[in-house]
RNA sequence: GCGGAGGUAGCUCAAUGGUAGAGCUUCUGCCUUCCAAGCAGAAGGUUGCGGGUUCGAGUCCCGUUCUCCGCU
Numbered sequence: 001g002c003g004g005a006g007g008u009a010g011c012u013c014a015a016u017g018g019u020a021g022a023g024c025u026u027c028u029g030c031c032u033u034c035c036a037a038g039c040a041g042a043a044g045g046u047u048g049c050g051g052g053u054u055c056g057a058g059u060c061c062c063g064u065u066c067u068c069c070g071c072u
Stems, first nucleotide, its partner, number of pairs: 001071007010024004018055001026042005048064005
């Protein structure tokens, strides 16, 4: 330099162009003599960044940046 894969909650990951979710973690409550476990609820998001298309973009297009893999 070229090609491919990827970046979404604190962590690991989902999400046919149509309300961004799950598990774990954290917090609160229930339960228990207490703790753990269990149950219920809550909090937590500029979907890497900047544009474009569209009535509507995490998703499609362009640019850019970072990580990984391959080629040279």
Overview
A computed fold for a 72-nucleotide RNA from a Candidatus Latescibacterota bacterium, annotated as transfer RNA. The same sequence occurs in records of 2 taxa. The sequence is in RNAcentral, with records from ENA and Rfam. Taxonomically the source falls in Candidatus Latescibacterota (Bacteria, Pseudomonadati). Model confidence (mean pLDDT): 81 of 100. Its Rfam family is "tRNA". By type it is a transfer RNA.